[in-house]
Formats: sequence, C1' cells, structure tokens
RNA sequence: AAUCUGCAAGGGCAAACCUGUCGAAAGGCAGGGACGCAAAGUCACCGGUCUAAGGGAGUUGCUCCUAAGAUAGCGGGACCGCCAGA
Repeated sequence: AAUCUGCAAGGGCAAACCUGUCGAAAGGCAGGGACGCAAAGUCACCGGUCUAAGGGAGUUGCUCCUAAGAUAGCGGGACCGCCAGA
C1' cells in the first nucleotide's frame, strides 16, 4: 500500500413514533426518541419504488398517463474514510 474480516476500546449515525417547520404530495429539515447500521459517509449514473403540483388524455367535478420531484436506511455502481485483526 492492496485485499479480506469484525472481536476489543474510544467514539459515530439514528427507524418507527411525537412536536415544530418547509412542501401540492412523496418527502426534507430541527428537537425528542432508538429499530437497527462497519460505510446508515457523499453522489440520483443504472435498475426499482413512492408522489403527481405542472402538463396531457378521457366517458368531466371524477378517473387515467406523465418526474423536471422524492428515496443513498431498496439493490447495483462511483468517490472518500476511523479503529483492530489476518
């Protein structure tokens, strides 16, 4: 230095749920809270999933289609990184 592994120590992150806030929604952010996580650090490039404001269509007050929205804690990929062991 590369690869693999996760078992000690010191630490790290934080699901559901609750409150506030932003958003059309999905969802984000902040605080509380811990189900879990060795990349649960970063990036929507590929696939998946969610939403459908705007746009479009229809048998028009309803239904359907659509991502330029969301998800990195759905999988893959890219980049970067702590400790210990082999």